[in-house]
RNA sequence: UAACCAUCCCGAGCGACCGAGAGAUCUGGCUCCUAGACGUCGCAGCAACCACCUAUGAAUCACAUGUUCCAUAGGCCGGUGCUACCGCCAGUACCGAUGGAGA
Numbered sequence: 001u002a003a004c005c006a007u008c009c010c011g012a013g014c015g016a017c018c019g020a021g022a023g024a025u026c027u028g029g030c031u032c033c034u035a036g037a038c039g040u041c042g043c044a045g046c047a048a049c050c051a052c053c054u055a056u057g058a059a060u061c062a063c064a065u066g067u068u069c070c071a072u073a074g075g076c077c078g079g080u081g082c083u084a085c086c087g088c089c090a091g092u093a094c095c096g097a098u099g100g101a102g103a
Base pairs, nucleotide, nucleotide: 001103004100005099006098007097008096013043014042015041016040017039021032022031023030026091027090028089029088044083045082046081049079050078052075053074054073055072056071057070058068059067060066087095
């Protein structure tokens, strides 16, 4: 970078710095914001996509032990992600974001 799969009405904020717009694009709404938004950094938290751990099942096996291409549930100190509003809402579209496994 392009294609694939899954998810995008649950949940979770403080501090420092900065200084004018911000909520991805366009139109129309709605909202946040100099009582400092957005953003950056730090810390904290949420969550459970991946990893890891545990249990059960399944497969393997003549049986048990063991093992794992797998499933479910729980945990979670790791890798990411997320922490106003349903991806803020409606319309628009080879739209976007995050994760996974590959090229």